[in-house]
Context: one part of a larger RNA
This record gives sequence, structure tokens and C1' cells, in this order.
RNA sequence: GAGUAACGAUAAAGGGGGUGAAAAACCCCCUCGCCAGAAGUCCAAGGUUUCCUACGCAACGUUAAUCGGCGUAGGGUUAGUCGGCCCCUAAGGCGAGGCAGAAAUGCGUAGUCGAUGGGAAACAGGUUAAUAUUCCUGUACUUCAUAUAACUGCGAUGGGAAGACGGAGAAGGUUAGCUCAGCAAGGCGAUGGUUGUCCUUGUUCAAGCGUGUAGAAAUGGUUCUUAGGAAAAUCCGGGAACCUCUAUUUCAAGGCGUGAUAACGAGCCCUCUUUUGGGCGAAGUGAGUGAUACCAUGCUUCCAGGAAAAUCCUCUAAGCUAUAGGUUAUAUGAAACCGUACCCCAAACCGACACAGGUGGACGAGAUGAGAAUUCUAAGGCGCUU
Repeated sequence: GAGUAACGAUAAAGGGGGUGAAAAACCCCCUCGCCAGAAGUCCAAGGUUUCCUACGCAACGUUAAUCGGCGUAGGGUUAGUCGGCCCCUAAGGCGAGGCAGAAAUGCGUAGUCGAUGGGAAACAGGUUAAUAUUCCUGUACUUCAUAUAACUGCGAUGGGAAGACGGAGAAGGUUAGCUCAGCAAGGCGAUGGUUGUCCUUGUUCAAGCGUGUAGAAAUGGUUCUUAGGAAAAUCCGGGAACCUCUAUUUCAAGGCGUGAUAACGAGCCCUCUUUUGGGCGAAGUGAGUGAUACCAUGCUUCCAGGAAAAUCCUCUAAGCUAUAGGUUAUAUGAAACCGUACCCCAAACCGACACAGGUGGACGAGAUGAGAAUUCUAAGGCGCUU
């Protein structure tokens, strides 16, 4: 220089009360403003205690601070079903023997790892200061083991089927959601006006079990035969005959019933440890609209022709047997270990910062509208620390 620039988005504050040494900024209430395909809600990655409570204000916070993602102390993460582990494999890695090399080492078979993919099973309500598909209540489901009963050819690291898949497009059936009506409870205006075709609020309910619909796919069944499936096969594939010509089988949203005489529920009452706790509890229906969600890994069409393996089903080989093994039913038991707090378009992650930057996925209401655009508003969250 200079008590100058700056104090990090121009979304915005005002009033009352409280606490306190002190209040523009903390807490409570009222009004105002901002976002609303987000500036709301839930996850993945990453962070790693930042979560909750009590006490505190040196430093940190671009100001003050009684406040805080700050300091000190205490507390907090509960699982057969969510995710991992586990079973399985992809790209890729490692790699017994082996090949190459002077060696270090390189490549690679059998194999063994490796998810971002495939694989059993849970929902609704309640509860904490802080966890909940994990605790509690109610109602379920799965796998395995053992026992009992009935029936009975079982058996794999092998065969077969299934698993099992691309892009684009179109139509249909549904549901979530939403809107309106009906119903229930409450309200009646300090006005120009409101007992009315008025206003406000609510009208919610899952998995599972039973039924098997809209629809979709395959032609289906029986018998015989067979140079294929490395051996075998009653299985699959090839062939033939007969029956049936639209039956048969498989898949399948949703609806309805049950689950649910429960729960939830606007509101009301009591208690008041003054905003806590307890109790009671109405209506709980219909229509319209309607998805980018489900049926659907479907259908049509196109060429660039769109993973693998395990589980599951079936077939036999070696073999094993009637006290074995298998199927079905019932009962009993088991289901370990790890993650689970909190932030997550952000003041908690990546950017040296409480940084106008960057960061994958899911949900995503109303009016306007073709629309996830735009503008205004719900729920919810904020007014961006001078």
C1' cells in the first nucleotide's frame, strides 16, 4: 500500500419467545422466499465413526457462536431368506508334467483361480436418542440331516435335454400410480358474500396359500425299429405304423378368495415427567384414466447371426443291494462366518480448502403439455457461515 481488495453463486428474509456473560447466524413458533426428473428419497463405488447423547469453545468454521462434519467422554451397526462367503464359469491370471532358452525366464496341457454374469428361500405392521426385509408381533417359505410310514431299481467326474442369451419395431392384455364420484369425520367464516351442486382431511392393507384367467409356445400320445450321441442306455437324435385333428402338454401377468373379526387409520379422550406417555377409534367402496413397470428370454422382422459352466431333469456304465439306495408324506432338528452406523451429484467421495468443477444405478406425485421440455406447486428439503 491499507483497515483497502476479499469474506466462494443476487434462493431472502421479517417478527415473537427461549437459552446465555454476550444472539443477525443456536433452539421453538408464526409469516415470507427457493428447489421439486431435485437443491427430495434409496443404493453401488469411495470415505471410515463423520452416526446418537452429554459436557465444552483454546484451535478448526473466511465474521460472532451458547452452534457444528470441531474438542472430551459415553453409547450405537443384531439376518437360514438382503449382499458376500459358498456352487459355477467369462475375459484374463497362475500353471504338475511338457516345450523353448546358456541362464534369468517365456509359452502352455491337465488343472486351479477369477464377477462386472448364472445359481434355494420373507413379507406386512410395530419399535430405538442412534439398527432394522436383521429386534418384536403376525403370517410364510427354502435347503439339508435324522426318524417313522407307504411304495420302489438305484447308481457318474460319462450321454442327452434344459440352463441359453443379438439389433430394431409393432400390437394386445394387465397392474402400480393418478383423477373423479360415493362414503366417513370435522368446519360455517369478525365478510360484499358462504347450510351449499360448499370447504378440509381420510378412504390403506404385503409375501405366502388356493383357484388357473387374458394370452404365448410346442402339434401331442402309444407302439415298433435304428450305421448316430467315443462304451452302455428304456434317454436324446433318425425312421415307420396307429390314435387324435384340436385335443394334449408346458409356460404365464393379472383378477378373485384367503392371509385380515387382525393391523393401519382422520380424529377424540386422559395424563401432563410440557410435548412426552397411554387409551378409544369412523369410513375403509365404485368408475375413469393409465405407464418407460409386468405378461415378455414372448411376437414380427433384419443381418453383422448375437458367452460359458454349474444347479435342476433324464439315461444308463462300473458296481450295489431289499436292514442298502430312491420317491412321496409326516415329525424333529440344523442353517455357521463376514458386511449392516453415517455421507453418497456431496461440507463426509475425487479435486491441497466446509472449493460455483467431476462422480454409476433405482424411485421420481399434481396443474400445463407430445414430453423426464417449460412454468407454478405436493411430499420432502433448504434460504447456500459475514
Model confidence (mean pLDDT): 82 of 100.
Predicted 3D model of a 386-nucleotide part of an RNA (large-subunit ribosomal RNA, domain III) from a metagenome.
The full RNA is in RNAcentral, with records from SILVA.